The RNA shown here (transfer RNA) has 74 nucleotides and comes from a Calditrichia bacterium.
[in-house]
RNA sequence: GGGGCGGUAGCUCAGUUGGUUAGAGCGCCACGUUGACAUCGUGGAGGUCGUCAGUUCAACUCUGGCUCGCCCCA
Numbered sequence: 001g002g003g004g005c006g007g008u009a010g011c012u013c014a015g016u017u018g019g020u021u022a023g024a025g026c027g028c029c030a031c032g033u034u035g036a037c038a039u040c041g042u043g044g045a046g047g048u049c050g051u052c053a054g055u056u057c058a059a060c061u062c063u064g065g066c067u068c069g070c071c072c073c074a
Stems, first nucleotide, its partner, number of pairs: 001073007010026004019057001028044005050066005
C1' cells in the first nucleotide's frame, strides 16, 4: 500500500426487508422475601448505535470519506 470482518448500555452481544418504543444476559441501584447473607421476585437508572457527510417522507440498517481493533496479502 491492497483486501476482508468488526465498532450498539459498565462488560459480552442481538437487532429481520429502511418504518413509527433501540433490546437481551451479566453487572449497578431500590423494594419485597430472610433473624442475617445468598438465592429468587418486582421495579429503576444507564445509549447522541465509532465519526463526518450523502440518499430518503423516514437510517442502527443503504452509499461514500475518515478513524480505531483483529486477520490475510504485498